[in-house]
RNA sequence: AGCCGAAUCUCCUUGUAGGAGAACGGGGGACCCACCACAAGGGGUGUAUCGCGGCGUACCACCGCGUAGACGACUCCCAUCGUCGAACCCGUCAGCUAACCCCGUAGGCAUAUGGGAGAGA
Numbered sequence: 001a002g003c004c005g006a007a008u009c010u011c012c013u014u015g016u017a018g019g020a021g022a023a024c025g026g027g028g029g030a031c032c033c034a035c036c037a038c039a040a041g042g043g044g045u046g047u048a049u050c051g052c053g054g055c056g057u058a059c060c061a062c063c064g065c066g067u068a069g070a071c072g073a074c075u076c077c078c079a080u081c082g083u084c085g086a087a088c089c090c091g092u093c094a095g096c097u098a099a100c101c102c103c104g105u106a107g108g109c110a111u112a113u114g115g116g117a118g119a120g121a
Stems, first nucleotide, its partner, number of pairs: 002109003008022006023105006033095001041093001042090004050066005069084004074118007
């Protein structure tokens, strides 16, 4: 020398908000392969899923309690503790996927304790 995150950088313009490019992230999309009785719709971004209870004939929603999982400041592992466990989009469609096509560049935070193995100074 801040961190999480794809969410940064450069250039252009009649300039403060538009455009282009790079980089990064994501989606759609053949053959082959996979799947393939029917039904309940299904799918995507994201850690953010599933279960139980309220709850009744039953589903959704909502609330509560847990939970897969994510984060806790050099990296990895272990234990304890803390926080989160959301939100949104497509619109009846989507396995994988070369070519090809499309989209995104937000937000938030001030970061625990102990042990082990490393890296660096």
This is a predicted structure of a 121-nucleotide RNA (c-di-AMP riboswitch aptamer (ydaO/yuaA leader)) from a soil metagenome. The RNAcentral record of the sequence draws on MGnify. It matches the Rfam family "c-di-AMP riboswitch aptamer (ydaO/yuaA leader)". Rfam's curators write: This family represents a conserved RNA structure found upstream of the ydaO and yuaA genes in Bacillus subtilis and related genes in other bacteria. The ydaO/yuaA element is thought to act as a genetic 'off' switch for the ydaO and yuaA genes in its native state. It is believed that the element may be triggered during osmotic shock leading to activation of ydaO, a predicted amino acid transporter gene, and members of the yuaA-yubG operon which code for KtrA and KtrB K+ transporters. Its mean pLDDT, the model's own confidence on a scale to 100, is 79.